[in-house]
């Protein structure tokens, strides 16, 4: 320099080849249980779905730049 992949909540990961509301689990925040913690039980917050643009009546998801990070070729 070319292929191929990958990017969603702090971290790890679902989201069915487009349909209203983006889930989980462990953190974290309160509450209850305990003399106390800690396990347990309950609620709650947190995501412009890397980024820009384009398609569509509708995009996390389909197309195209950029970037990231991962393997391959050279």
């Nucleotide at each position: 320099g070319g292929g191929c992949g990958u990017u969603u909540a702090g971290c790890a990961u679902a989201g069915c080849u487009g349909g209203u509301u983006a889930a989980u689990g462990c953190a974290c925040u309160c509450g209850g249980c305990u003399c106390a913690u800690a396990c347990c039980c309950g609620a709650g917050a947190g995501a412009u779905c890397a980024u820009c643009g384009g398609u569509u009546c509708g995009a996390a998801c389909c197309c195209g730049g950029u970037a990231u990070c991962g393997c391959c070729c050279a």
Predicted 3D model of a 74-nucleotide RNA (transfer RNA) from a Patescibacteria group bacterium. Its mean pLDDT, the model's own confidence on a scale to 100, is 82. The source organism's lineage runs through Bacteria and Bacteria candidate phyla. RNAcentral records the identical sequence in 2 taxa.